[in-house]
Context: one part of a larger RNA
Molecule: large-subunit ribosomal RNA, domain VI
Organism: metagenome
RNA sequence: CGUUAGAGCAUUGAGAGGAGAUAACGUUAGUACGAGAGGAUUACGUUGUACCUGCCUAUAGUAUACCAGUUCUUCUUCCAAGGGGAAACGCUGGGUAGCCACGCAGGGAGUGGAUAAACGCUGAAAGCAUCUAAGCGUGAAGCCCACCUCAAGAUGAGUGCUCUCUUAAGGUCGCGGCAAGACCAGCCGUUAUAUAGGUAUUAGGUGUAAGGUCAGUAAUGAUUUUAGCUAAGAUAUACUAAAGACCG
Numbered sequence: 001c002g003u004u005a006g007a008g009c010a011u012u013g014a015g016a017g018g019a020g021a022u023a024a025c026g027u028u029a030g031u032a033c034g035a036g037a038g039g040a041u042u043a044c045g046u047u048g049u050a051c052c053u054g055c056c057u058a059u060a061g062u063a064u065a066c067c068a069g070u071u072c073u074u075c076u077u078c079c080a081a082g083g084g085g086a087a088a089c090g091c092u093g094g095g096u097a098g099c100c101a102c103g104c105a106g107g108g109a110g111u112g113g114a115u116a117a118a119c120g121c122u123g124a125a126a127g128c129a130u131c132u133a134a135g136c137g138u139g140a141a142g143c144c145c146a147c148c149u150c151a152a153g154a155u156g157a158g159u160g161c162u163c164u165c166u167u168a169a170g171g172u173c174g175c176g177g178c179a180a181g182a183c184c185a186g187c188c189g190u191u192a193u194a195u196a197g198g199u200a201u202u203a204g205g206u207g208u209a210a211g212g213u214c215a216g217u218a219a220u221g222a223u224u225u226u227a228g229c230u231a232a233g234a235u236a237u238a239c240u241a242a243a244g245a246c247c248g
Base pairs, nucleotide, nucleotide: 001153005164006163007162008161009160010159011158015150016149017148018147021049022048023047024046025045026044027043033038051107052106053105054104055103059101061099062098066094067093068092069091070090071086072085073084074083075082076081110145112144113143118138119137120136121135170247171246172245173244174190175189176188177187178186195241196240197239198237199236200235201234202233204230205229206228211224212223213222214221215220
């Protein structure tokens, strides 16, 4: 821009893409077959491998400053306690959310349809024979459906419901944001408010802070104290910030 008034929501599916893998074991059965040795077709079931999709309760990984320990150095006059630096975490031990695999869950289901090679039935031309000439079947991981995803710019522009008749319905910009994201887009919110921050409580993490007291000459230990601190988690709370403008 179109789809022929303008919108919101929900849809149909022309068409397109994806997937379709495979092994072992058990039973059938030591059966059929075979002199024996050996040893099935088929049917049913179980467990895997690889691949694909999703997820993070648990198990692991990461988690660049969440907690603690620790060495050197510098600064806060000194002690103590701390801040900065130590190749873009000094080193080390842990670790929430998120993201993830080594983890968890699911998937490849069909006694569907038409067929290929092939195998047949009936059957003439050609009194026989013949799967073929008329006619009728069986038959594959392949084809078409079925399963999953996208999909009306499918210009062949579809369908249904509802709203609005003019400063309307609705939308855009702006603003606060996000399990959405390179940007754009998408989604949520915008005071008639829990959208983000803050604050309070709390889960989880770390692991018992500082200061004091006591014991010890002291290093240090005990106690106050399962403390102090705490990112992304949860709940609550308008304290802060979501002024407003425009299109139609």